[in-house]
A computed fold for a 78-nucleotide RNA from a Spirochaetota bacterium, annotated as transfer RNA. Its Rfam family is "tRNA". By type it is a transfer RNA. The sequence was found in a public genome assembly. Its mean pLDDT, the model's own confidence on a scale to 100, is 81.
RNA sequence: AGGUCUGUAGCUCUAACUGGCUAGAGCGCCGGACUCCAAAUCCGGAGGUUGUGGGUUCGAGCCCCACCAGACCUGCCA
Numbered sequence: 001a002g003g004u005c006u007g008u009a010g011c012u013c014u015a016a017c018u019g020g021c022u023a024g025a026g027c028g029c030c031g032g033a034c035u036c037c038a039a040a041u042c043c044g045g046a047g048g049u050u051g052u053g054g055g056u057u058c059g060a061g062c063c064c065c066a067c068c069a070g071a072c073c074u075g076c077c078a
Stems, first nucleotide, its partner, number of pairs: 001074007010027004020058001029045005051067005
């Protein structure tokens, strides 16, 4: 330098049907119940620029382009 793959909640992940109704779970976090207090358990709640920017479209997590980060493969120079 070229190519392939990955990127979605704080973390780990899984969905989202051929582009069409509010994108979910566990852990964690916050509040409550229980407890002498805490842990565990139970109940409830908050939390998402779907890597970034742009484009197509009535409508984009999904399609197109560029870029960023990471992994891998090939190659060049030294």